[in-house]
Context: one part of a larger RNA
RNA sequence: CUGGGUGUAAAGGGAGCGUAGACGGCAUCGCAAGCCUGGAGUGAAAGGCAGGGGCCCAACCCCUGGACUGCUCUGGGAACUGCGGGGCUGGAGUGCAGGAGAGGCAAGUGGAAUUCCUAGUGUAGCGGUGAAAUGCGUAGAUAUUAGGAGGAACACCAGUGGCGAAGGCGGCUUACUGGACUGUAACUGACGCUGAGGCUCGAAAGCGUGGGGAGCAAACAGGAUUAGAUACCCUGGUAGUCCACGCCGUAAACGAUGAAUACUAGGUGUAGGGGGUAUCGACUCCCUCUGUGACGCCGCUAACGCAUUAAGUAUUCCGCCUGGGGACUACGGCCGCAAGGUUGAAACUC
Numbered sequence: 001c002u003g004g005g006u007g008u009a010a011a012g013g014g015a016g017c018g019u020a021g022a023c024g025g026c027a028u029c030g031c032a033a034g035c036c037u038g039g040a041g042u043g044a045a046a047g048g049c050a051g052g053g054g055c056c057c058a059a060c061c062c063c064u065g066g067a068c069u070g071c072u073c074u075g076g077g078a079a080c081u082g083c084g085g086g087g088c089u090g091g092a093g094u095g096c097a098g099g100a101g102a103g104g105c106a107a108g109u110g111g112a113a114u115u116c117c118u119a120g121u122g123u124a125g126c127g128g129u130g131a132a133a134u135g136c137g138u139a140g141a142u143a144u145u146a147g148g149a150g151g152a153a154c155a156c157c158a159g160u161g162g163c164g165a166a167g168g169c170g171g172c173u174u175a176c177u178g179g180a181c182u183g184u185a186a187c188u189g190a191c192g193c194u195g196a197g198g199c200u201c202g203a204a205a206g207c208g209u210g211g212g213g214a215g216c217a218a219a220c221a222g223g224a225u226u227a228g229a230u231a232c233c234c235u236g237g238u239a240g241u242c243c244a245c246g247c248c249g250u251a252a253a254c255g256a257u258g259a260a261u262a263c264u265a266g267g268u269g270u271a272g273g274g275g276g277u278a279u280c281g282a283c284u285c286c287c288u289c290u291g292u293g294a295c296g297c298c299g300c301u302a303a304c305g306c307a308u309u310a311a312g313u314a315u316u317c318c319g320c321c322u323g324g325g326g327a328c329u330a331c332g333g334c335c336g337c338a339a340g341g342u343u344g345a346a347a348c349u350c
Stems, first nucleotide, its partner, number of pairs: 004321003007304002012318001014201004021194001023192001025088002028085004033081002035077008049065006091191001092188003095184004103177002106174004110154001115149007125136002162169002206247006215241002220236004258317006266295001268293009299306002323350003332343004
C1' cells in the first nucleotide's frame, strides 16, 4: 500500500461549529474534459510470444505473423460524471400560530437542618464503638426553650420522567437568552451531508490572585484493632469543597457503539404536540408526528447479544487498529505558572 476490521478480542476522536477537500435531489437545453466508437500517424531493431525453417538434436541462428494494452492528430455519439444556461419542490432553511422542558446566564428571595454565640430552665454526665479509649463536661456540658450570626445544600413533588452537542442541569420569583417539537403551507429554491487542519465548549481533582468558610474532609495528630496496622473503626483537623476572574484540558469524558440519509414483522409502556369519535365534559377510545424505555420476527454476530434509538440492508465522509511486554515510556516538537498534557519511537525480550 492493498485487504480486513473498530459494543465486549487491538481499534470511534470527550463534544460541537466549521475551512480546504470528498460526496450530493427532480426534469430540461447546450458543451464535450472524463467516457464510447471509426480513421490516420507513431509505438526503431534486437528480445519475449505464435507458426515455419537452418546447423545430426539442443543451445544458437534465420523468416513470417501478431503483440507492444501507449501517445498524438482527426470524424462522430451524448446514457453516465463534469462544466455552463434557464427551471422545479420532495432535501435544507425562513415566515406565521401554538404548547412542553432541572437548557444557559444574571439579580433577588424562602423554609427545614447542621454548627457557633447570648440568655433562661436544669444536673452529672455526654459522646462514641463489635467492645473501648482518645475527646467534651461542676469554669455547668449533653438535653430543652427563646433570640441572634453565618455558610452550604435544596426534603416531599421525583418518575428505566424532562432538557442539553457533550461535560452536565433540580427550592421559588423576575429580566435577558439558545435549541428542539407540533400545526400550517405563505416565502427562498439544492442554499445539502461529512469534515484533515483550525476555533470553541469541556466532570472531578489541581494551579494563580482576591474573598468566604457552616457542614464535610485528603494531609496531619491522637485513641483503638493487630504479630505489625504508615489502613479499615473512633475523636479531632488543614488544604479543598463555596464565590469572582484567569489557567489546566484530562476521565470507565461509556451506549466501552462517530456523523448523515433511505429502507426492513409485530405487539406493549412512557413524555410532548396535532387530528378524529363518543359525550354536557376526553387523562380514558381511534389515527398521526416527535422523543424515550422494556420485549420480539427477518437479518446479523465467535458467542453474549443487537434488533425502526440496529450491532440488519445500502450509500457518503471523517477518526482509529495491525501480536504481548518494553510504553498512556525515552528523545525531539508544540502547549502550560506548575502539576503535567499532546504528538510518540527503538534496542531488547517472549
Source information:
RNAcentral holds the full RNA, with entries from ENA and SILVA. Predicted 3D model of a 350-nucleotide part of an RNA (small-subunit ribosomal RNA, central domain) from Candidatus Amulumruptor caecigallinarius. NCBI's taxonomy places the organism under Bacteria, Bacteroidia, Bacteroidales, Muribaculaceae, Candidatus Amulumruptor. Its mean pLDDT, the model's own confidence on a scale to 100, is 87.